[in-house]
Context: one part of a larger RNA
Molecule: small-subunit ribosomal RNA, central domain
Organism: uncultured Acidobacteriota bacterium
RNA sequence: CUGGGCGUAAAGGGCUCGUAGGCGGCCAACUAAGUCGGACGUGAAAUCCCUCAGCUUAACUGGGGAACUGCGUCUGAUACUGGAUGGCUUGGAUUUGGGAGAGGGAUGCGGAAUUCCAGGUGUAGCGGUGAAAUGCGUAGAUAUCUGGAGGAACACCGGUGGCGAAGGCGGCAUUCCUGGACCAAUAUUGACGCUUGAGGAGCGAAAGCCAGGGGAGCAAACGGGAUUAGAUACCCCGGUAGUCCUGGCCCUAAACGAUGAAUGCUUGGUGUGGCGGGUAUCGAUCCCUGCCGUGCCGAAGCUAACGCAUUAAGCAUUCCGCCUGGGGAGUACGGUCGCAAGGCUGAAACUC
Repeated sequence: CUGGGCGUAAAGGGCUCGUAGGCGGCCAACUAAGUCGGACGUGAAAUCCCUCAGCUUAACUGGGGAACUGCGUCUGAUACUGGAUGGCUUGGAUUUGGGAGAGGGAUGCGGAAUUCCAGGUGUAGCGGUGAAAUGCGUAGAUAUCUGGAGGAACACCGGUGGCGAAGGCGGCAUUCCUGGACCAAUAUUGACGCUUGAGGAGCGAAAGCCAGGGGAGCAAACGGGAUUAGAUACCCCGGUAGUCCUGGCCCUAAACGAUGAAUGCUUGGUGUGGCGGGUAUCGAUCCCUGCCGUGCCGAAGCUAACGCAUUAAGCAUUCCGCCUGGGGAGUACGGUCGCAAGGCUGAAACUC
């Protein structure tokens, strides 16, 4: 390499769009490139294989045969693939009408709480812990009442609830802009596809970086108090970057369902979210039922087991990514990207 694999043993790319490429629904007739058959030509000799023979045997050598799985030409077959033609409606797209949603962006508004400031009441403690101390307080703290400032986050509702491709998204808005999915109905188009997707492009938590703002609370670093043999920690008192906003970078993660995307098929039970149909009902609502989503339990089957099980890890097909003993090592070198931190790509010696 072939093969075998990728939930947990090594292995699914963080996610999406999409170029090249790969793959592609039903029917008819045509073609004959792929595919299959036949004939002819060629496929040097030697070698290999079979057989016979020659050196006393063998190695070796010689004769004959087979083979050389290939290529070309001609001729034939037409199921499948391809090509070209015509048609179809189930795939897809479009149309109309609906309701759901923390989907995204902008703007405005709100209340609770913490902190700080000013004032009133009031007096000796408060705070903190396992116990303490550092700390705050007679320059009047803590507590309590009133008023004000400012920033950040949105209790209850809230839910194995919803939305989003993933990262992720939660106060309110009869504000503005905007994406997607779902249901019902008919119509249009007629495979347009669909799907995948090497390169490529975009998005991408937190931390970090650059510039300018902002800074209530929290809090790396740092200072102090304890603990301890020590305590560069766990506990306590403080506290700066940061956390927030705008613009620009970074591009990583246990980016997890540790499970790539798509399509079809395969017993069931029971919740829940959205839309619809039927029946009962004045109605709320109950029951039956269709589609889409989201959970649990389990049949067959699968699995090394655990477990998975119509949301598959079952049965199949297509395309992409990835794995090939542990360490060395996600290191070195080179390349490339980045302001930097570093990212991506990614070995070997040696060793077990």